[in-house]
RNA sequence: GAAAACUAACGGCAAACCAUUGGAAACGGUGGGACGCAAAGCCAUAGGGACUAAGACGGGGAAAGCCCGUUAUGUCAGCCUGGCUGCUGAU
Numbered sequence: 001g002a003a004a005a006c007u008a009a010c011g012g013c014a015a016a017c018c019a020u021u022g023g024a025a026a027c028g029g030u031g032g033g034a035c036g037c038a039a040a041g042c043c044a045u046a047g048g049g050a051c052u053a054a055g056a057c058g059g060g061g062a063a064a065g066c067c068c069g070u071u072a073u074g075u076c077a078g079c080c081u082g083g084c085u086g087c088u089g090a091u
Base pairs, nucleotide, nucleotide: 005088012037013036017032018031019030020029021028022027035078041084042083043082046081047080048079049076050075051074055071056070057069058068059067060066
């Protein structure tokens, strides 16, 4: 210097849940909290997948701030593959 990623070290992140807050919702922010994580750092305009359905469209209805269906332009990087960046260095 490089590689491997085991039960090493310095450290890092933080699921569920709770409080508060943004949002129509999915879900996100902040604080608490730790199930886990070697990229659980970033990319959702790389591909697949999942969630939601405000609005739109179609149907129902006398009508509604009503009911049903379809739909992402919304969301998930802690679902998988992929891309970019990066710490350590047991043996």